The RNA shown here (Archaeal signal recognition particle RNA) has 322 nucleotides and comes from a Methanopyri archaeon. Rfam family: Archaeal signal recognition particle RNA. Gene Ontology terms of the family: SRP-dependent cotranslational protein targeting to membrane, signal sequence recognition and signal recognition particle, plasma membrane targeting. The source organism's lineage runs through Archaea, Methanobacteriati, Methanobacteriota and Methanopyri.
[in-house]
RNA sequence: CGGCGGGCUAGGCCGGCGGGCUGGCGGUCCGCUGUAACCCGAAACCCGCCUUACGCGGGGGCCGAAGCCGAGGGGGCGGCCCGGUACCCCUCGGGUGUCCCGCCCGCCGGGCCGACCGAGGAACCACCGGUCCUCCGGGGGCCCGAGGUGGCGGGGCCGCCGCCGGAAGGCGGCGUGCCACCGCCUUUGCCGGGGCACCGGGUCAGGCCCGAGAGGGAGCAGCCCACCCCGGACUCGGGCCGCUCGGAGGGUAACCGGGGGGAGGUCGGCCCGGUGGGUCCGGGCCCCGAGGGGCCGGGUCCACCCCUCGGCGUGCCCGCCG
Numbered sequence: 001c002g003g004c005g006g007g008c009u010a011g012g013c014c015g016g017c018g019g020g021c022u023g024g025c026g027g028u029c030c031g032c033u034g035u036a037a038c039c040c041g042a043a044a045c046c047c048g049c050c051u052u053a054c055g056c057g058g059g060g061g062c063c064g065a066a067g068c069c070g071a072g073g074g075g076g077c078g079g080c081c082c083g084g085u086a087c088c089c090c091u092c093g094g095g096u097g098u099c100c101c102g103c104c105c106g107c108c109g110g111g112c113c114g115a116c117c118g119a120g121g122a123a124c125c126a127c128c129g130g131u132c133c134u135c136c137g138g139g140g141g142c143c144c145g146a147g148g149u150g151g152c153g154g155g156g157c158c159g160c161c162g163c164c165g166g167a168a169g170g171c172g173g174c175g176u177g178c179c180a181c182c183g184c185c186u187u188u189g190c191c192g193g194g195g196c197a198c199c200g201g202g203u204c205a206g207g208c209c210c211g212a213g214a215g216g217g218a219g220c221a222g223c224c225c226a227c228c229c230c231g232g233a234c235u236c237g238g239g240c241c242g243c244u245c246g247g248a249g250g251g252u253a254a255c256c257g258g259g260g261g262g263a264g265g266u267c268g269g270c271c272c273g274g275u276g277g278g279u280c281c282g283g284g285c286c287c288c289g290a291g292g293g294g295c296c297g298g299g300u301c302c303a304c305c306c307c308u309c310g311g312c313g314u315g316c317c318c319g320c321c322g
Stems, first nucleotide, its partner, number of pairs: 001322008011063004015033005023050005038059004067312009078301007087294009097285001099284004103278015124260002127258005132250008140241008150185005155179003158175007190232006200225004208217003
């Protein structure tokens, strides 16, 4: 001096890069990529720093003079920036061609399903009748209007006349007059309810008047009647009718019944095909525009791998061999 082995120290390794963030660097965040290869704690109005910025605080493992650092070149994953955009993809906005589909409305054809009607008779035929109209003859219902019979006899009243009685009063005659009183006949001319006067009629309790009495008279209330009002029934006249019987003629869209007929009919829903229309809405195609991605070009930073050059380091102790 060299080699081998052991021990030690300085030292090295246990990732790097892009994007984002930031005045800037590192980290926590996102992404790419590499290794045999770390752990714990905190960090976005954040943590540690300032071109000597390539984390901070704490702990550990491996290698160990092994290596580390820098520059250039080649390959190469990926990011970022700028530009282009013929073509492809995505998104958005607008246009509207009405070209296509959906959608909406209608028609035609086919199929399926459901409900109801139908041998207690469907479609269909339009043969008969009815419902409808006109005319004629009856009935019925409703409404409106009008109406309250006529006569005979008796009796009474009234008017006029004659006679009788002491009074009240009585007797008789005449009247084309009046009656709401009685009887009979007739009539639709009747029934029910209510009202009503001193001065309408009849009958008139009590009371009044004349009379010795017998008897007679006037007469209020009441009752009956008349009269007035309301209702009903009836008669007559008129009108109307979604009522009814009959005759003649007309009409017939629809409905009903009959007759013929002999198995379908009606309504609703869904599906398929065709066809016509609509263009509110959705989609496709088309046109215009914007953005993003792919793609193309340029620039830049680069994980990882390879090559070249340079810088720093290649130390200390022990043993053996040459």
Its mean pLDDT, the model's own confidence on a scale to 100, is 80.